[in-house]
Molecule: Bacterial large signal recognition particle RNA
Organism: Actinomycetota bacterium
RNA sequence: CCGUGCUAGGUGGGGGGUUCGGGGUCCCCUGUAACCGGAAACCCUCGAUAUGUCGGGCUGACUACUCGUCCGCGGCCGCUGGGUGACCGGGUAGCCCCCGGUAAGCAGUGUCGAUGGUCGGGUCCUGCGCGACCCGGAGCCGUGAACCCGGUCAGGCCCGGGAGGGAGCAGCCGUAAGCGGUGUCCCGGGAGUGCCGCAGGGCAGCCCGGCCGGAGCCGGCUGCCGGGAAAGCGUCGGCCGCCCCGCGGUCCAGGGCGAGGCGCACGG
Numbered sequence: 001c002c003g004u005g006c007u008a009g010g011u012g013g014g015g016g017g018u019u020c021g022g023g024g025u026c027c028c029c030u031g032u033a034a035c036c037g038g039a040a041a042c043c044c045u046c047g048a049u050a051u052g053u054c055g056g057g058c059u060g061a062c063u064a065c066u067c068g069u070c071c072g073c074g075g076c077c078g079c080u081g082g083g084u085g086a087c088c089g090g091g092u093a094g095c096c097c098c099c100g101g102u103a104a105g106c107a108g109u110g111u112c113g114a115u116g117g118u119c120g121g122g123u124c125c126u127g128c129g130c131g132a133c134c135c136g137g138a139g140c141c142g143u144g145a146a147c148c149c150g151g152u153c154a155g156g157c158c159c160g161g162g163a164g165g166g167a168g169c170a171g172c173c174g175u176a177a178g179c180g181g182u183g184u185c186c187c188g189g190g191a192g193u194g195c196c197g198c199a200g201g202g203c204a205g206c207c208c209g210g211c212c213g214g215a216g217c218c219g220g221c222u223g224c225c226g227g228g229a230a231a232g233c234g235u236c237g238g239c240c241g242c243c244c245c246g247c248g249g250u251c252c253a254g255g256g257c258g259a260g261g262c263g264c265a266c267g268g
Base pairs, nucleotide, nucleotide: 001268002267003266004265005264006263009059010058011057012030013029014028015027016026020047021046022045023044024043035056036055037054038053065260066259067258068257069256070255071254074251075250076249077248078247079246081244082243083242084241085240087238088237089236090235092231094233095232097228098227099226100225101224102223104222105221106220108217109216116212117211118210119209120208121207122206123205124201125200126199127198128197129196130194131193133190134189135188136187137186139182140181141180142179143178149174150173151172152171157166158165159164
């Protein structure tokens, strides 16, 4: 140095979280040639000799392992700054909202004559009338009684010696109350009645018209001035979450370089 068989060992590492602490189950990072199964968050297994435990497999002296140094994924902690989301509170200069004013601009209106003045009428009230509508009535038409309405009363009935007389049903004719219709004209009444008439009153405002006069009127939008309200935006303060840049600290997967170390038996 090589071969065979063993054994120690290996079969991932790290951060966070949890824990008195170590490991595991959990989350994340890194990485691979790095096995399988069982149990495990009021949890499992351990005690600074803690860096898992039980069972099975594979590998096995090596590229494993140890030390130093450099690079370095990622996590955690602190500080500073920025962004973002929510919450609490304040304040009020801006936006938004409300009120008043102004009349520079726009719009509207005005010489086809504004604001204003004046006259008349209307709108309003009272009274009278007229009309329309509605209700009732008169009037007119129809209907309307087994008997207790009328007329005429066949038959029949009653009285009479007779002549004659009497009451009277049905039928026919008529009528009363009542019922129905009509109700233009006539009478009475009513009211959510009228582009109606007459008279009187009233007349602030508004509308219409005549006249005077001759250039503004209006305030919708913008602007400007003043006042107010509110917490929707903006603003100020506080607090919390998330993201990012930077600085510091800490733990580090993985990689580069250098060094150390590399067992036992048999055979060649």